[in-house]
Context: one part of a larger RNA
RNA sequence: AUCAGUUUUAGGGAAUUCGGCAAAUUCGCCCCGUAUCUUCGGUAUAAGGGGUCCCUAUGCUUGUAGUCGCAUGACUGCAAACAUAGGGCGCAGUGACUCAGAGGGUCCGACUGUUUAACAAAAACUUAACUUUCUGCUAGCCUGCAAAGGUGUGUACAGAAGGUGACGUCUGCCCAGUGCCAGUACUUCAAACUUCCUUCCAAGGGAGCUAAGAGCUGGUAAACGGCGGGAGUAACUAUAACUCUCUUAAGGUAGCGAAAUGCCUUGCCGUUUGAAUGACGGCCUGCAUGAAUGGCGUAACGAGAUCCUCACUGUCCCAAGACUGAAUCCCCCGAACACUCUUUACUGGUGCAAAGGCCAGUGAUUUCCAGUGGGAAGCGAAGACCCCGUGAAACUUUACUGUAGCUUGUUGUUGCGACGUGAGUUUUGUUGUAUAGUGUAAGUGGGAGUCGUUAUGUUAUGGUCGCCAGAUCAUGAAUAGACAAAAAUGUAACACCACUCUUCUAGACUUACGUCGCUCACUUGGAGACAAGGACAGCGGCAGGUGGACAGUUUGGCUGGGGUGGCACACCGUUGAAAAUUUAUCAAUGGUGCCCUAAGGUUGGCUCAGGCGGGUCAGAAAUCCGCCGUGGAGUGCAAGAGCAAAAGCCAGCCUGAUUGGAUUCUGGUCAAUGAGGAAUCCAAAAACGAAAGUUUGGUCUAGCGAACCUCUAUGCUUCCUUGAUGGGAGCUAGAGAUGACCGAAAAGUUACUCCGGGGAUAACAGAGUUGUCGCGCCCGAGAGCUCAUACAGGUUUUCACAAGAAAGCUUGGAGUUUAUCGACGGCGCGGCUUGCUACAUCGAUGUCGGCUCUUCCUAUCCUGGAUGUGCAGAAGCAUCCAAGGGUGGGGGUGUUCACCCAUCAAAAGGGAUCGUGAGCUGGGUUCAGAACGCUGUGAGGCAGUUUGUUUGAUAUCUACUGGAAAUGUUUGGUGUCUGAGUGGAAGGACCCCUUAGUACGAGAGGAACGGGGGCUCGAGGCCUCUGGUCUACCUGUUAUCUGACAAGGUACGCAGGGCAGCUACGCCUUCAGGGAUAAGUGCUGAAAGCAUCUAAGCACGAAACCCCCCGCAAAAAGAGACACCUUGAACUCGAGUAAAAGACUCGUUUGAUAGGCACGGUGUGUAAGCACGAAGCUUCGGCGACGUGUUCAGCACGCGUGUACUAACCGUU
Repeated sequence: AUCAGUUUUAGGGAAUUCGGCAAAUUCGCCCCGUAUCUUCGGUAUAAGGGGUCCCUAUGCUUGUAGUCGCAUGACUGCAAACAUAGGGCGCAGUGACUCAGAGGGUCCGACUGUUUAACAAAAACUUAACUUUCUGCUAGCCUGCAAAGGUGUGUACAGAAGGUGACGUCUGCCCAGUGCCAGUACUUCAAACUUCCUUCCAAGGGAGCUAAGAGCUGGUAAACGGCGGGAGUAACUAUAACUCUCUUAAGGUAGCGAAAUGCCUUGCCGUUUGAAUGACGGCCUGCAUGAAUGGCGUAACGAGAUCCUCACUGUCCCAAGACUGAAUCCCCCGAACACUCUUUACUGGUGCAAAGGCCAGUGAUUUCCAGUGGGAAGCGAAGACCCCGUGAAACUUUACUGUAGCUUGUUGUUGCGACGUGAGUUUUGUUGUAUAGUGUAAGUGGGAGUCGUUAUGUUAUGGUCGCCAGAUCAUGAAUAGACAAAAAUGUAACACCACUCUUCUAGACUUACGUCGCUCACUUGGAGACAAGGACAGCGGCAGGUGGACAGUUUGGCUGGGGUGGCACACCGUUGAAAAUUUAUCAAUGGUGCCCUAAGGUUGGCUCAGGCGGGUCAGAAAUCCGCCGUGGAGUGCAAGAGCAAAAGCCAGCCUGAUUGGAUUCUGGUCAAUGAGGAAUCCAAAAACGAAAGUUUGGUCUAGCGAACCUCUAUGCUUCCUUGAUGGGAGCUAGAGAUGACCGAAAAGUUACUCCGGGGAUAACAGAGUUGUCGCGCCCGAGAGCUCAUACAGGUUUUCACAAGAAAGCUUGGAGUUUAUCGACGGCGCGGCUUGCUACAUCGAUGUCGGCUCUUCCUAUCCUGGAUGUGCAGAAGCAUCCAAGGGUGGGGGUGUUCACCCAUCAAAAGGGAUCGUGAGCUGGGUUCAGAACGCUGUGAGGCAGUUUGUUUGAUAUCUACUGGAAAUGUUUGGUGUCUGAGUGGAAGGACCCCUUAGUACGAGAGGAACGGGGGCUCGAGGCCUCUGGUCUACCUGUUAUCUGACAAGGUACGCAGGGCAGCUACGCCUUCAGGGAUAAGUGCUGAAAGCAUCUAAGCACGAAACCCCCCGCAAAAAGAGACACCUUGAACUCGAGUAAAAGACUCGUUUGAUAGGCACGGUGUGUAAGCACGAAGCUUCGGCGACGUGUUCAGCACGCGUGUACUAACCGUU
């Protein structure tokens, strides 16, 4: 020096910065006085003022002691407060300590409270209040396998679950979706049960019955949630109250609104500012506001977010001084991290693309100390970002598969009875109408008789059935024959008996369901008696539904990173493909996942497209004729190959598009491998053809699929069983699909994350490239513009006046010259932008911007020198040379950038790992919290927004800045120099005056060479002045302690001054020139008889270069020079012109080196003591802040001078 802590600063006063971070200001008590808003409580200590100390006196209050005979009271003394007055001191009186800075606007949350122990204190959570849902007590909810327990020894004013979040004002529309609730004639629907088929049985199949659930019908949004588009229209325009249309479950109401929500966006307007990406107030075009996922307000409150103002300040301009500790130095003790090696320089290059170690060049004598942090892609942590893993975990859900739980049915525990309804069996009865027939003929069989005063018929009443004809039954009256057979009719013939079918009735039994009752299981209460419930519930089995509450898992690959997109994932044709075969890309160009009983087989026949000519309607093109016609047509489908008495077209007959077996090829080069495909052959049986012969689909190359499983077959084999059947297993052939196409049964999130890996693979930076970007050049459409010349036309004047000539003006085109600009297009350079690549780095190279500090480039912004000009001057424009120096201050924004304000000579552009985090910051980005908008069912997500959020470290090497020691330089030493080299910018710019109102210019305006003065920036030095500091010092004063005074201690206590020193805000200096040049300007001058600044020669010419100037510099190994001396040098000692330690400098008794002393000077400001005064009081003794005099005193001194009083002695190498 630096760091940590503390302190003070002139002038300015937030200019600093993301941001007033930090610091400063304020501060106690008493009195006065207080806006706005308000929920009337507050806000409020609002704000803003005044007082505050010491002494003396008085008044009053209270306590206490005493006196007055007691007492309301009075008086005296003491103590504590309060008030008033007078006197007094100081810069300052809550004198130190203690102790709010204030105000205004907005957002969010009402408030107090709580939270991520150790990165988030918040706007998050909670909260009172509002609201929804469930729950009647053996409740609901929760824990548990259960017993049991909590809520609760509570009971709807209660408990549980959810949402919103005080208060005020409100809370719109939608029930289509998803939930939840309710209903349910009907549909669907498991087990059980019933029944049927099959069957010895079993298994299997069908039907019936049937709960919940689902379908179906409703309700419900303070349930999850949701809340449109397109046209047209008003008499300026604009807009659209209005109209039309599509569409929805409904189409966003009130309110609010560039917002914690607005992309575009720094929206537009206003206020605030000199300047505002900020803030506030408006507007509404709301990407993507919005009503208890609450909307909008809101007093109070907030270590919340944000803006402004006042006060205040070292935050800053711009730093300086001081104090304490650390550090430095000495002594003692004594870790950790880290450590491949190392004899550990720089520059350029190379290289796995960023090297101390390689190559080249340069530098470098050796060692140590203090520092600084440029490098060691430094140390720390097998990168947390990214990708990968047939890794993990957690979470979610309408992923897959399950499971608790809940619910429903059935069954067991499980008993008794009544009624009703149904089914079945049985019994008694009963019913049965085609036509014909006397007639209401159930069927079959037997059958020639049967029945009978209780029959039968009639009649009356009543019941049932009914085809409305009648039948039948019961009761009463009256009555003796009636029916059958025979005949007729008819498919069938009746009496009577038996059996059977059908309808109905009644009874019994069995069974099912429903309702009701009972008590005995069982449950609950109770000690018990018993009571309450009760075959329910509970519990067990089986079955259906529901079921992220829980569990196990899955959630593809390729990929110029991954994701999104795509399929380049199975095949076919062509190109790429480099003349064998093979050959890649998210290369190029196209196709396939079929079709066809003819579009197949064979035999026979024919020739196409197009053109020309001819020809009724008829045309360019219809059908017809003739000629030409190598394929220019056609061939089911892409392309390639192929094809003319055909492979194309037509016709006949057919089914070879058949069955069985085999080989070869392909699939799949080499090279193992499936399905599939093709070719060839054998056999069988065929088709066509006279025959030879052809034919195992389509002219060839695409048109496809394993195992398990299921099905089909009049197939084959076998097992069990049977009277026959039937069932199972296997084989053969065929069918059913896996397209991620050699074939798992499968959705997401992770920013709460984890593990293993990767530079096989992204983000930063580097490297390569340079499309893009920047700069330059070429071409040059044109723009800009007029002088001069000639021509043509017009016009004016003059001479002439008939032509014509001269001059001026003007128009047109042509040509010459042309400062400056220049589209399209082209060619380069750079490596700053953005891309591309994925080469280095994933056992880590810290990522934007700012601050600080340095250096380089030039494509020059200023300053300097020139040239051209559409350069009069002035001011410009363009170009050339030139990098010495300079290139600033502010506003909003995290910003780089961009915009703005006021200046300026100018406010140039870039590089250095987008220079610089072992230098700082941490506003942005980019962890964990939280909110808004949007999105997703959800977990969650968003190059959308907002708020909050830990920045490690003792420096080994190298480097750099300084400081020492040693050796060498050929004996040693002392002193004085030189200067190879090296550093510097040591100066840069501006303004004013003069030149000169001159040159120039019609004027307006308006220079220069040169001279002088000043200012600003920079650099070096200094402290006389000014200012700061000044913990040496002096003074005042507070609190407290030393009993009081005096004098001191502690907090630098605070405050006022202040010498030396150190400093800036102060002062001084910062001159002039030489050489060689750049662009450029010239002289002479040829090559090239001219011209030419050049070729030979000569001369000018800039802040750039080299000197001059200021430092360092004999270790400059080329190690220098000169002078002097031949015993000196160092240590020790006293010191400071010096200083971290060393070093350096001075002194060392022959001495003023330090201390002391004396004097001077300086600072402070008048000491103590004594005397006098003093407002007043007084018991007259005295008390008394303070003042005056003694006293410019006292005290102090890092200063000066003098003085040996003390110490520099004695010694060592």

Model confidence (mean pLDDT): 81 of 100. The part of an RNA shown here (large-subunit ribosomal RNA, half B) has 1213 nucleotides and comes from a marine sediment metagenome.